[in-house]
Molecule: small-subunit ribosomal RNA
Organism: uncultured Candidatus Saccharibacteria bacterium
RNA sequence: AGAGUUUGAUCCUAGCUCAGGAUGAACGCUGGCGGCGUGGUUAAGGCAUGCAAGUCAAGGGGGCACUUUGGUGCAACCGGCAAACGGGGUAGUAAUAAGUAGGAACAUACCCGAGAGUCAGGAAUAGCCAUGGGAAACUGUGGGUAAUACUUGAUGAUCUCUACGGAGCAAAGAUUUAUCGCUCUCGGAUUGGCCUACUUCGUAUCAGCUUGUUGGUAAGGUAAUGGCUUACCAAGGCUAUGACGCGUAGGGGAGGUGAGAGCCUGACCCCCACCAUUGGCACUGCGACACUGGCCAAACACCUACGGGUGGCUGCAGUCGAGAAUCUUCCGCAAUGGACGAAAGUCUGACGGAGCGACGCCGCGUGAUUGAAGAAGCAAUUCGUUGUGUAAAAAUCUUUUAUGAGGGAAGAAGUUUAUUGACGGUACCUCAUGAAUAAGGGGCUCCUAAUCUCGUGCCAGCAGGAGCGGUAAUACGAGAGCCCCGAGCGUUAUCCGGAAUUAUUGGGCGUAAAGGGUGCGCAGGCGGUGAUGUUGGUCGUUUGUUAAAUCUCUGGGCUUAACCUAGAGACCGCGAGCGAAACGGCAUCACUAGAGAUUGUGGGGGGUAUGGGGAACUCAUGGUGUAGGGGUGAAAUCCGUUGAUAUCAUGGGGAACACCAAAAGCGAAGGCACCAUACUAACACAUUUCUGACGCUCAGGCACGAAAGCGUGGGUAGCGAAUGGGAUUAGAUACCCCAGUAGUCCACGCCCUAAACGUUGUUCUCUAGAUUUGGGGAGUAUCGACCCUUUCCGAGUCGUAGCUAACGCAUUAAGAGAACCGCCUGGGUAGUACGGCCGCAAGGCUAAAACUCAAAGGAAUAGACGGGGGCUUGCACAAGCGGUGGAUCAUGUGGCUUAAUUCGUAGAUAAACGAAGAACCUUACCAAGGCUAGUACUUAUUUGAAAGCUCUUAGAAACAAGAGCCCUCUUCGGACAGAUAAGCAGGUGAUGCAUGGCCGUCGUCAGUUCGUGGUUUGAAUUGUUCCCUUAAGUGGGGUAACGAACGCAACCCUCAUUGUGUGUUACAAGUGUCACACGAGACUGCCCUCGCUUUUGUCUUUAAAAGCAAAAGUUAAUUCGUUUUUAUUUGAAGAUAAAAGCGAGGGAGGAAGGUGAGGAUGACGCCAGGUCAGCAUGUCCCUUGACGCCUUGGGCUGCACACGUGAUACAAUGGGUAGAACAAAAGGACGCGAAACCGAAAGGUGGAGCAAAUCCUCUAAAUCUACCCCCAGUUCGGAUUGAGGUCUGCAACUCGACCUCAUGAAGUUGGAAUCGCUAGUAAUCGUAGGUCAGCUAUACUACGGUGAAUACGUUCUCAAGCCUUGUACUCACCGCCCGUCACAUCAAGGGAGUUGGGAGUACCCGAAGCUUCAACUAGUUUGGAGUAACGGUAAAUUCAAUAACAGGGAUGAAGUCGUAACAAGGCACGGGUAGCGGAAGCUGUUCGUG
Repeated sequence: AGAGUUUGAUCCUAGCUCAGGAUGAACGCUGGCGGCGUGGUUAAGGCAUGCAAGUCAAGGGGGCACUUUGGUGCAACCGGCAAACGGGGUAGUAAUAAGUAGGAACAUACCCGAGAGUCAGGAAUAGCCAUGGGAAACUGUGGGUAAUACUUGAUGAUCUCUACGGAGCAAAGAUUUAUCGCUCUCGGAUUGGCCUACUUCGUAUCAGCUUGUUGGUAAGGUAAUGGCUUACCAAGGCUAUGACGCGUAGGGGAGGUGAGAGCCUGACCCCCACCAUUGGCACUGCGACACUGGCCAAACACCUACGGGUGGCUGCAGUCGAGAAUCUUCCGCAAUGGACGAAAGUCUGACGGAGCGACGCCGCGUGAUUGAAGAAGCAAUUCGUUGUGUAAAAAUCUUUUAUGAGGGAAGAAGUUUAUUGACGGUACCUCAUGAAUAAGGGGCUCCUAAUCUCGUGCCAGCAGGAGCGGUAAUACGAGAGCCCCGAGCGUUAUCCGGAAUUAUUGGGCGUAAAGGGUGCGCAGGCGGUGAUGUUGGUCGUUUGUUAAAUCUCUGGGCUUAACCUAGAGACCGCGAGCGAAACGGCAUCACUAGAGAUUGUGGGGGGUAUGGGGAACUCAUGGUGUAGGGGUGAAAUCCGUUGAUAUCAUGGGGAACACCAAAAGCGAAGGCACCAUACUAACACAUUUCUGACGCUCAGGCACGAAAGCGUGGGUAGCGAAUGGGAUUAGAUACCCCAGUAGUCCACGCCCUAAACGUUGUUCUCUAGAUUUGGGGAGUAUCGACCCUUUCCGAGUCGUAGCUAACGCAUUAAGAGAACCGCCUGGGUAGUACGGCCGCAAGGCUAAAACUCAAAGGAAUAGACGGGGGCUUGCACAAGCGGUGGAUCAUGUGGCUUAAUUCGUAGAUAAACGAAGAACCUUACCAAGGCUAGUACUUAUUUGAAAGCUCUUAGAAACAAGAGCCCUCUUCGGACAGAUAAGCAGGUGAUGCAUGGCCGUCGUCAGUUCGUGGUUUGAAUUGUUCCCUUAAGUGGGGUAACGAACGCAACCCUCAUUGUGUGUUACAAGUGUCACACGAGACUGCCCUCGCUUUUGUCUUUAAAAGCAAAAGUUAAUUCGUUUUUAUUUGAAGAUAAAAGCGAGGGAGGAAGGUGAGGAUGACGCCAGGUCAGCAUGUCCCUUGACGCCUUGGGCUGCACACGUGAUACAAUGGGUAGAACAAAAGGACGCGAAACCGAAAGGUGGAGCAAAUCCUCUAAAUCUACCCCCAGUUCGGAUUGAGGUCUGCAACUCGACCUCAUGAAGUUGGAAUCGCUAGUAAUCGUAGGUCAGCUAUACUACGGUGAAUACGUUCUCAAGCCUUGUACUCACCGCCCGUCACAUCAAGGGAGUUGGGAGUACCCGAAGCUUCAACUAGUUUGGAGUAACGGUAAAUUCAAUAACAGGGAUGAAGUCGUAACAAGGCACGGGUAGCGGAAGCUGUUCGUG
């Protein structure tokens, strides 16, 4: 000293959390010793038991015991002193208290100093004796007795009172001396009582309080002042500087923390106050209204013989209770201190000590040195090793501590001697024994020092915050290792700090929370210039006080430290004296720069009232006129033949004022607009004069305050909440339409709120400019105006410095300063509840908490998205051609069915896809039957047979059983094969969301990035934007960028032209038309035209500068200065010519012309896209009744149906028959298979030739020629079915293809919708190949033949690119998100009531005591009155607890309904208000732009 946490990332704002210190602590785990401290914080709850205040025999009389007869001891009683201290606690108390500083009207036992005195009497009473009562406590009666007890008289003053004459008040003795006492007075000291000022918690949702109240007079009372009390008189006193009330609380010295200022606390120790079971009261006394005194009442407890009594631990110990929680019923008066006493001494739970508790602080220890085979064990491992770790073991040494033994204090001082130690045989010293007696707790994702393995699998759990856990968890649990502290370590609670997060030091308010809606203005705060005086603010100095302890520094004492102690300092405060006079205050005098007034001029939708006006609208009447009008995206409701709409005329009515009109004007704000008049307010400028600080701001207060709304009375044309109807829609309580009530208008009275906004309070001063505009003035000039220059006041735009988180603001500040006011302190709950004030109501103003979250928010950035915009492209649309969708069939998919119909693929990017071939096999599926280390590999042992082949039996086969054949090779190492055993094999089982590889898609779209530099606080940006151009981020220009990379293009292949070379198998030959190889050729080349840009030249126009000349004017002056003219220079614009560059169009040449055509080639990335069933692969799962393996049969072909892709058609541009012609490419040995022959054909026989430019497949078809068909369900179409055959194959039933004959469905061009194609393309026609025994191929991949039409163009649909804009999205619109309803939980408010507490009021009753009065029996008497506690009654008040019920709020992985907001969010959103509606919300009206 900071750190974590809002975001995709950034900056800011803001809250939450953490790291530090502390405690009278508690809890968890652990625990060796000592010293010093400390220990009932809760129930001021109740207490058993013991002790905590007595002493004096030298005050008194007597008693008892002992006695050496001298006396000694004991203690009851009377008496004296003390018991008011010491000890405890903090209930009450917000001031009768405390702290600090002062004051005057007082008292003060014991103590000190001084003076004076101490005379003479008297009556009682306890003890005691006698006798009673009572359970006890206690007590009655009679008798006699003493005193330093009580009392009378005398004497008095330096005492008290006084009318100054006088009057009044005292004493105690003891004793042999000495001495101790007693009384009065004065003084001192100490202690206490009283008074004053200042300071001392929260709350204004407590705003008024007070009747002895405030003052006076008189009296009483007190030690003393005083309403302290009483009578009378007056009506005062306190209060926003917070009275009164309520809540809480002992105060201070001090303690904790903090850099400090502060904030929090009030344990131990010290000072003060208050209290003593609760309430009241007095007595005694120097002192009390008295903790261990008294009386009364109440509650509680105990004793009781039931009649009555007794008690008060908040003293020390101890006990119960409550609680998270706090000790021994110890020792001693030895020390210190206290009471009494002449003293000895007695008493002292004060105190001195010990005990218990790691509760705190401090100190010490649990060993030290050497020790690598780096032991074992454990953990990890890449299997090599590494860590624990010199750690252990082992060796050597030491003895703090512990234990034992011995010695052994100070604390002790008395008046000399003497005596006297609880602690304690303690501290300390010496010796001995022996490493011997002694280590844990928390943590290890980040903050925050320290990590690996296993287990678990959003489970169990962790967590201070962020967060971790869904099969590879450094975050859970365990182990190992490591880190931190250490007799402790963590957790919890609380306080300060960090937090500048209440900001005096030291924050803010345009958009993050925050400027009051606006003005006027009392109190308050602040205030111009000069002079004089003064001093209470201020400053200086001296002094008093600020108790001690605490704190700081320097010393000293315990071995050190903690601790104790001496001295000094500090204690920041208050008082008193003296001084200063700058600033401030006060007083006085003056001034004019602030402010105001006067005079003149001026502009303006400023306000109020009255009157007038035209346009439009609507209504009524009348005329003309006829079938529609109106309205919408399209319609309908509606109006109209009883005559609408339209049009003309006349009349009525109400509301609002087009153009002018503007970023313009006025007003404090709200707001203000036709014209005129009347009244009235404010402002600006100019100039003279006057007043002389009269000023600024402003809590409370007062006034004004849009719209909506309310009341009363009018008015009502249009518009128009509500409402009705029509549409739209899934619905439509809306948007759209037709109507329409309140309202909108006027008068009067309320309401008092707005996004009342510039989201920016008012006033004053200062700080670059440019430009526009409204109002006024001055100057030059002019006949005048305009123009120009300048100045003051307003209103705008841009911009420097500066400021700001950024956006932005910037003389109209959000800059630099000053004064005053208002307001803010995380989000939600909530501008809500309760209370109060206001209002007719609606409601307004003031204004919380519980609970809940870790965010909410501002600005800007990059993306993505938009039913935002601009530009551009694409068979995207359009223009065309041909199809699909309808039929039949083929094929794939879904669905259904099934024992199984194996699996995958699912919009585009699945569906003739994996599959370039399912009868068995394939095959993964089903049924049945079987096998079990299995079909691979390694090691070890063993064997040379087994296996295999043939045959037989059972069987569907696999397989099983039997018989026969066979009896391995060798370089001798072994190989091969089998068996056994151990490892293992095997899996088309799961996970494509664990993966590799490969692929699809955007898309062959033109994009995607980097380095250096620049900009920015930063994320980021620039480059890559802009202009022209291109198919292209292609190229050029410009440019804070300059370069570069992956993409584009090119390089590669095929085709088109051609040269050269070669010549097999082509060709009859020559040749080279054919084939192959290597080359050439096109490129930015050539010519013309046009457009743009740049450069140069010429010309025209214009501006400025300096120069020449002339003219009017002017001047003292050829001084000034305007105009005109002329040439030069510079700049700008235009025209024209040339050159260069880029692009467009045309042409020549050429086989080919503007990338010639096609292919291969697919950037960064996106879709957790597809594939674990092609392959590979992590993990998981199965492995003898298998999810492995073998076999037979079946299935993948199943069929009410739906979808995709195709084939064939519906016919005449056709079909049929016959004849004729022209290809390319590909394949061929388990092959292609010719000729020839047979068959009607499929095919068969046959086997030549060919490992192929040679042979074969191999007749190409459409086309052409000729004939028939004549528009029909046909000579179209061929499905379906029957029969007979052929071929392949172990095998064509399920389930093959082909041939022939027969049969001859549907179908007559296909709804909504939809697909392909821009040239050798579409369309159409055949051919070949792969797979393959065969084939369901109409599929796929290739090949050639014939061979079109159309494209104006980019409005629309889809997709893409670039730029820009908005955003509350970033998992990125398949996003985000709002409200009702349903369920569960929680807290708070309301609530008929119920219960309890607090503080009072009124009345009743009235103990003890005190005051007072009276009586007579004169007392310890009786009675009355006053005061008055407890108690009772009553109505209100306040604070809590509880409550049926109803309402809202918050929270809760996957509920319901809608879609309100964010994009123009699909009707822009929002504020105020009013109505309405399941809900978000909708609508009206006014306002804001966020």